RNA sequence: UACCCAUCAGGAGCGGUCGAGGGACGUGGCCCGACGACGCCGCCGCAACCAGCCCGAGGGCAACGGUGCGAACGCCACGCGAUGGAGG
Numbered sequence: 001u002a003c004c005c006a007u008c009a010g011g012a013g014c015g016g017u018c019g020a021g022g023g024a025c026g027u028g029g030c031c032c033g034a035c036g037a038c039g040c041c042g043c044c045g046c047a048a049c050c051a052g053c054c055c056g057a058g059g060g061c062a063a064c065g066g067u068g069c070g071a072a073c074g075c076c077a078c079g080c081g082a083u084g085g086a087g088g
Stems, first nucleotide, its partner, number of pairs: 001087001004085005013043005021032003025079005044070003049066002052061004074080001
């Protein structure tokens, strides 16, 4: 990172720090936030895409490894986007 495939109505939070915005972006709505949000760090956890194991062609197990995730259906609608895999 063009193209391709899968998933995106389930699940899982505490502490420290910071200090005013934040929920990707645009428009409209709705919501979170000085009772400290967002971000960052630590720990804990969720899930099971890849990797692993078993049976065998589709499932199952486990959660040490590579990712991902822990307000609200990807917050909602439209445009669109995110994550993983594969490929270059």
Model confidence (mean pLDDT): 86 of 100.
Predicted 3D model of an 88-nucleotide RNA (SAM riboswitch aptamer (S box leader)) from an Actinomycetes bacterium.
It was read from a public genome assembly, where an Rfam model found it.